[in-house]
Parts: sequence; structure tokens; C1' cells
RNA sequence: UCUUCAUCCCGAGGGGCACCAGGGAUACGGCCCGAUGACGCCCCGGCAACCAGUCUGCUGGCAACCACUGCGGAAGACCAGGUGCCAACUCCGUCCCGCCACGUCGGCGGGGAAGAUGAGGA
Repeated sequence: UCUUCAUCCCGAGGGGCACCAGGGAUACGGCCCGAUGACGCCCCGGCAACCAGUCUGCUGGCAACCACUGCGGAAGACCAGGUGCCAACUCCGUCCCGCCACGUCGGCGGGGAAGAUGAGGA
């Protein structure tokens, strides 16, 4: 970098730094955050539980058969080692479908695209 699967309306903030000024991935539109210092970086704290770990019972999936045991599987509990995250639904819309409304050009629902995170593969 490409790819597969899962999740994305829950949750969780204080301090410090700076001749930091824009920021919210990208384009456009909207809306918001921002010199009462956002964004970023550092420290501390926290949230969550994807992976790892521990335990429990279950399991004719495998080890030829049975018991045991081991490996595996789905489930639950615990933990917090590896990641991640701590404004707003992934801030919202954009493309497609359905329903509703309509001097209206919007609302709701579903899907897609793109993105983020984790675990695996090339």
C1' cells in the first nucleotide's frame, strides 16, 4: 500500500508548552470549535473492552472407539498486558431506494461511497 471481517446515536478531561492560527480526513455546502488560546505536542487522569491473558460450565469439531486429557468452538465472568479513544451520530448533507410533506425544494428510515479503530491475510 492492497485486501477480508467486526464495530462506529454508549462512555471518558484536567494541567503544561509555543514569534500555535486556524481547526473539525478529503471537495463543495451547512453548522460548530477557536486569542476566555481551539488544532498540535507533552504530563497526569479517565473511558471502553477489539486482541492477548485467567477462570467457569457447555460442546460426538479433532485426536480410531469409551472415560479422562489435550487441541479447537460458541458463551459468560474477571483482568487491563498490546492497541484505541476522551466536542458535536464518523458533526450533518452530497449518491441510490422507500415513506411523509410541499409555494415546496425539507423531514424520517434503509442502503452505498469515503473514512476511523481493531483483528487477520497478501

Source information: Predicted 3D model of a 122-nucleotide RNA (SAM riboswitch aptamer (S box leader)) from a Frankiales bacterium. It was read from a public genome assembly, where an Rfam model found it. Its mean pLDDT, the model's own confidence on a scale to 100, is 81.